This is a predicted structure of a 71-nucleotide RNA (transfer RNA). Rfam family: tRNA. About the family: Transfer RNA (tRNA) molecules are approximately 80 nucleotides in length. The prediction has a mean pLDDT of 82. RNAcentral holds the sequence, with entries from ENA.

């Protein structure tokens, strides 16, 4: 320098074009003399920019980041 690939809450993973889900975590409440467990509820995310589309996490382009291969 080039090819392929990845990027989603604090963490690990879903969502293959129709308003982003689950688990753990965190907060509140209930339970307890108290803690823990358990139950109920809440908070919290699509790497950045542009394009296609009625509509984009999803498809296309550029850039950034991680991984891998070639030189």
């Nucleotide at each position: 320098g080039g090819g392929c690939u990845u990027g989603u809450g604090g963490u690990g993973u879903a969502a293959c074009g129709g308003g982003a889900a689950c688990a753990c975590g965190u907060c509140u409440c209930u339970c307890u003399u108290g803690c823990a467990c358990a139950g109920a509820g809440g908070u919290g995310a699509u790497c950045g920019g542009g394009g296609u589309u009625c509509g984009a996490c999803u498809c296309c382009c550029c850039g950034c980041u991680g991984g891998u291969c070639c030189a």